[in-house]
Context: one part of a larger RNA
RNA sequence: GAACGAACGCUGGCGGCAGGCCUAACACAUGCAAGUCGAACGCGAACGCACCUUCGGGUGUUAUUAGAGUGGCGCACGGGUGAGUAACACGUGGGAAUAUACCCUUCAGUACGGAACAACCAUUGGAAACGAUGGCUAAUACCGAAUACGCCCUACGGGGGAAAGAUUUAUCGCUGAAGGAUUAGCCCGCGCUAGAUUAGUUAGUUGGUGAGGUAAAGGCUCACCAAGACUACGAUCUAUAGCUGGUUUGAGAGGAUGAUCAGCCACACUGGGACUGAGACACGGCCCAGACUCCUACGGGAGGCAGCAGUGGGGAAUAUUGGACAAUGGGGGCAACCCUGAUCCAGCCAUGCCGCGUGAGUGAAGAAGGCCUUAGGGUUGUAAAACUCUUUCAGUGGUGAAGAUAAUGACGGUAACCACAGAAGAAGUUCCGGCUAACUCCGUGCCAGCAGCCGCGGUAAUACGGAGGGAACUAGCGUUGUUC
Numbered sequence: 001g002a003a004c005g006a007a008c009g010c011u012g013g014c015g016g017c018a019g020g021c022c023u024a025a026c027a028c029a030u031g032c033a034a035g036u037c038g039a040a041c042g043c044g045a046a047c048g049c050a051c052c053u054u055c056g057g058g059u060g061u062u063a064u065u066a067g068a069g070u071g072g073c074g075c076a077c078g079g080g081u082g083a084g085u086a087a088c089a090c091g092u093g094g095g096a097a098u099a100u101a102c103c104c105u106u107c108a109g110u111a112c113g114g115a116a117c118a119a120c121c122a123u124u125g126g127a128a129a130c131g132a133u134g135g136c137u138a139a140u141a142c143c144g145a146a147u148a149c150g151c152c153c154u155a156c157g158g159g160g161g162a163a164a165g166a167u168u169u170a171u172c173g174c175u176g177a178a179g180g181a182u183u184a185g186c187c188c189g190c191g192c193u194a195g196a197u198u199a200g201u202u203a204g205u206u207g208g209u210g211a212g213g214u215a216a217a218g219g220c221u222c223a224c225c226a227a228g229a230c231u232a233c234g235a236u237c238u239a240u241a242g243c244u245g246g247u248u249u250g251a252g253a254g255g256a257u258g259a260u261c262a263g264c265c266a267c268a269c270u271g272g273g274a275c276u277g278a279g280a281c282a283c284g285g286c287c288c289a290g291a292c293u294c295c296u297a298c299g300g301g302a303g304g305c306a307g308c309a310g311u312g313g314g315g316a317a318u319a320u321u322g323g324a325c326a327a328u329g330g331g332g333g334c335a336a337c338c339c340u341g342a343u344c345c346a347g348c349c350a351u352g353c354c355g356c357g358u359g360a361g362u363g364a365a366g367a368a369g370g371c372c373u374u375a376g377g378g379u380u381g382u383a384a385a386a387c388u389c390u391u392u393c394a395g396u397g398g399u400g401a402a403g404a405u406a407a408u409g410a411c412g413g414u415a416a417c418c419a420c421a422g423a424a425g426a427a428g429u430u431c432c433g434g435c436u437a438a439c440u441c442c443g444u445g446c447c448a449g450c451a452g453c454c455g456c457g458g459u460a461a462u463a464c465g466g467a468g469g470g471a472a473c474u475a476g477c478g479u480u481g482u483u484c
Stems, first nucleotide, its partner, number of pairs: 001484004006480005013356006019349002021314001026312003030309003035073003040070002043067001048061005080267003090191006098184002103180008112144003120135006151160003165172003193239003200230003205227008242264004246257004269290005292303004320346001322345003328342001329340004359389004369380004393425001395420005403411001428473005433454003439468005449456002
C1' cells in the first nucleotide's frame, strides 16, 4: 500500500447494487417449510333453509358438498450445515462388469375369472397415545389361470414370465421388449497439510480355487489352500482440515485463503439397523439403544429448527416470529387448480462497493469577534454579512409504468415524469517532533500524561492538556485484528 462475512470509538443526509452467527454440529416456546389426484375406488355428514309433526322427531335441500379412508404419483428434489473425513472425499484424465421412475422413438399386446382388507356398523380396552373382536363393501389395491414377436433360464430336449381401466368419442392410461436421453453406482493413473521428539504396520491381512451375495467387477462375505501385502520415494500412528471452480495479495514466481455464487462430498439429537421404493439405509419416515426435554390417571406415552422467522445461551459481533405465489422453477392433476419460508419481494444494519448532495456568482470598510503581536500590525479571510441566482437530493401535491404472450403484479401508488415552496432539512474524523503533509500561545513541571519505532515531560514542551491556526481524508474518519 492492498484486502476483509469484520469488531470497537467518534460522527452520520440520500440513493443503487451486494452482504449479514466466522463463536455453542449448544438447547429450543410458537407459527409455517410436501403435498396432490373425484378423469382409480367405495363411503359420506352438519350448520342453515323449507315442509310435516303424536313436539320425541321425521322428510327434502344443503350435497357431483365438507370429511376421513383404500389406491396412484411425489415425499431420495428443492432448502440447511461443515461435525466427521488426509480418503478414489475432491480435482483431472481414462475404464468395464451395471442400474435408471418420469421423458422421447419403435414393435407387440391390453380377452377370462376369484378371494379379501380399510373406510362404515356393532361390541369393547385405555387417562392419553393408540387399539382389540365380530360383520358388510369397491377399485387403476391383491391373486389365479390363458396368451408371448422381441424377453429370462437351459443339460439345447425344454421350461418360465404380463396387463387396468377411467372420462366420454377423443384422449389419458396399463403390460412386455428394443433403442435413446438423463441420472446414479463401481474401478484405475496422476495431483492434494504438518510431525521421525511416530519406524516398523497388517490375519480377511495379501493372493488363489470354489461358493454365496449385489443392479454390477471385487475378500464384498464364507470354506479351503498358499504366505503373502505396505514401508525411509515415509508405511503405521498423532495433530489439523470438507475438496474444487475460485477469492486475496504480488510485476511475476509465489504466499495466504475456501464467506456470498457454482460443482462434488458428508451429516441431520448421539450410535446402530433395516423396510418401502426406479432411487434412501431417508433432515420435517420406521425400529432398537443412549442422553436430554415434556405429558401422565404412574399402567404408559410424546419430541428432535445444521429448513424460514423467532427465543435463551455463548460471543467483540451478525437482521423480521413480514408479503406474495405476480414472475422463474418444482410436486400432483387431462384440466381448472392446489401446494411450494425454493424463489421473487419488502423490513433492519454506513457491513462493503459505487453515485449524488450539504449550494452558486458577486462581494474589502480587508467589518465585528477570536488568536498572535516587536503594539505598528499580522492572521482567521471572500471567509461572513450584504446583493443577485439555482433547486440536484430530501419535502408537498398530481400523473403513473415496464416486468405480462389472452388473463393474472406481492413488489407498489414503487420507479419515472410534471408542478410547488424555500438556501431552505444535510459534516465530520484523525493528525501537525522525525519517519510524514501540517506551528504558535497558554497550562503543567520526570507530575499529569503521550507513544507504531526513535523517543517526549525534571519552569519558556512545535512530542502531555486546552486554544487559535494548519494538513489529510470525507458520509465517513480513526483504532484493533487477520492475510499478502